Source information: Model confidence (mean pLDDT): 85 of 100. A computed fold for a 157-nucleotide RNA from a pig gut metagenome, annotated as Lysine riboswitch aptamer. The sequence is in RNAcentral, with records from MGnify. It matches the Rfam family "Lysine riboswitch aptamer". From the family's description: Riboswitches are metabolite binding domains within certain messenger RNAs that serve as precision sensors for their corresponding targets.

[in-house]
RNA sequence: CAGAGGCGCGAAAUCGAUCAGUACCGCGGGCAAGGCUCUCAAAAGCCGUUGACCCCACGGGAAAGGCGAUUUUGCCGAAGCGGUUUGCGUUUGAGCGCGAUCCGGCUGGGCGCACGGAGAAUAUCCCUGCGACUGUCGCAAAAUUUGCGGAGUGCUG
Numbered sequence: 001c002a003g004a005g006g007c008g009c010g011a012a013a014u015c016g017a018u019c020a021g022u023a024c025c026g027c028g029g030g031c032a033a034g035g036c037u038c039u040c041a042a043a044a045g046c047c048g049u050u051g052a053c054c055c056c057a058c059g060g061g062a063a064a065g066g067c068g069a070u071u072u073u074g075c076c077g078a079a080g081c082g083g084u085u086u087g088c089g090u091u092u093g094a095g096c097g098c099g100a101u102c103c104g105g106c107u108g109g110g111c112g113c114a115c116g117g118a119g120a121a122u123a124u125c126c127c128u129g130c131g132a133c134u135g136u137c138g139c140a141a142a143a144u145u146u147g148c149g150g151a152g153u154g155c156u157g
Stems, first nucleotide, its partner, number of pairs: 001157003006076001008075009024060003028056003034047004038095006079107003082103002085100005108134002111131004116126003136150006
């Protein structure tokens, strides 16, 4: 410098299902003093006796994240996680979620199962552990397979 592992790893667009008859809006009735700003505590602001919040009935009625399919595209530490710094979610503290930057800290890869976390969810994703499978190198052997072991800062050319 170029390659390999295969349900291989990411990204984007379009379409679809789910989210959900939910949030929210309107109208009618009831109750009655609190309610809202991701969670908790405090603050600040806003709404509320011109009846909020909540409940019932009727009429309307979403969206985002996550998912599937197709197409395009970047790739093989692909990428994911973790951590540092930092932005957003009203302010402070703790937490959680969504981003950006840096580090070479952990993980070869996909799958299944289990605990846990995120999630509307039984989908899906993530951490940890276990299991067989698979790729790669090393060692050994009864040798074209079997066994044991290592890790991608690896392996092949």